FMN riboswitch aptamer (RFN element) from Humibacillus xanthopallidus, 129 nucleotides, folded computationally. The coordinates come from a structure-prediction model, not an experiment, and the mean pLDDT is 81. It was read from a public genome assembly, where an Rfam model found it.
RNA sequence: UACGUGCUCCGGGGUCGGUGUAAUUCCGAGCCGGCGGUUACAGUCCGCGACCCGGCCGCAGCCAGCGGCCGGUUGACCUGGUGAAAUUCCGGGACCGACGGUGAAAGUCCGGAUGGGAGGCAGCACGAG
Numbered sequence: 001u002a003c004g005u006g007c008u009c010c011g012g013g014g015u016c017g018g019u020g021u022a023a024u025u026c027c028g029a030g031c032c033g034g035c036g037g038u039u040a041c042a043g044u045c046c047g048c049g050a051c052c053c054g055g056c057c058g059c060a061g062c063c064a065g066c067g068g069c070c071g072g073u074u075g076a077c078c079u080g081g082u083g084a085a086a087u088u089c090c091g092g093g094a095c096c097g098a099c100g101g102u103g104a105a106a107g108u109c110c111g112g113a114u115g116g117g118a119g120g121c122a123g124c125a126c127g128a129g
Stems, first nucleotide, its partner, number of pairs: 001129001003127006009120002015029004030108002032097002034048004043095002052072008077093005099111003
């Protein structure tokens, strides 16, 4: 000090008004944007994670449930400018957002979740060059 292994730590944001018996769910106007990559900064490019579905295995007498591995599914952008380079910056106009719940339909409220997690130029130990 590039690298490998183990452990620890960190690891998601966002509201006001109107109508109404009732809505942060409708209507109007706002607001928010995980992780890695990319010749240059990305919710909309490439890939990953979360949610959901299936198969196999383990725990369990069976079911339910929990865990592990593998597979599947998984939203949305154009235009002008600058530049060597930008669907990433600047100007303009758009669009998207799991599942369950609810006195009324949810990206924004509540819940699974004090969970999981892509990952981290965060820390420590060991190994090896």
The organism belongs to Humibacillus, within Bacteria.